[in-house]
RNA sequence: CGCACUUUACCGCUUAAUCUUUGUAAGAACGGGGGAACCAUCUUUGUGGCCGUUAGGCUGCUAGGGGUGAAUCCUUUCACGGAAGGGCCAGUUUCCAGGUCCUAACCCGACAGCUAACCCCGUCAGCGUCUUAGGGAACAGUU
Numbered sequence: 001c002g003c004a005c006u007u008u009a010c011c012g013c014u015u016a017a018u019c020u021u022u023g024u025a026a027g028a029a030c031g032g033g034g035g036a037a038c039c040a041u042c043u044u045u046g047u048g049g050c051c052g053u054u055a056g057g058c059u060g061c062u063a064g065g066g067g068u069g070a071a072u073c074c075u076u077u078c079a080c081g082g083a084a085g086g087g088c089c090a091g092u093u094u095c096c097a098g099g100u101c102c103u104a105a106c107c108c109g110a111c112a113g114c115u116a117a118c119c120c121c122g123u124c125a126g127c128g129u130c131u132u133a134g135g136g137a138a139c140a141g142u143u
Base pairs, nucleotide, nucleotide: 011128012127013126014125018028019027020026021025029123030122031121032120033119034118039113046061047060048059049058050057051056064111065108066107067106068105072083073082074081075079085102086101087100088099089098091139092138093137094136095135096134097132
């Protein structure tokens, strides 16, 4: 001097997942779902077990359908592949350029379009980018 790893503090990032208080909790804030009219749609509604004379009820499963989420689609030359979509590159927002990554997972349980009033929920979890001292505009802060 360079590289890698570990720990701590500050700071920063993904995410709705933060803040406050007199703190078994309650507020604020930020998010999600259900739910009229009008409009839209109308093409089938699956399956196992138990109860019941029947109508039907209870309880599981998940090829149907739906929800949170950026996380979907295409090809068969199946690849560090392409397209759509999403994040980061340190004052904030936005546009442009360049670089770099992600494109999962889970839930509901035959069922839900939109949806005012109204009703019901969540506030977890996981990490460490850059001195592109990028360019334009508007704000903010400091001197």

The prediction has a mean pLDDT of 78. This is a predicted structure of a 143-nucleotide RNA (c-di-AMP riboswitch aptamer (ydaO/yuaA leader)) from Peribacillus saganii. Lineage of the source: Bacteria > Bacillati > Caryophanales > Bacillaceae > Peribacillus. The sequence was found by an Rfam model in a public genome assembly. Rfam family: c-di-AMP riboswitch aptamer (ydaO/yuaA leader). Rfam 15.1 lists 7,607 matches to the family in 2,262 species.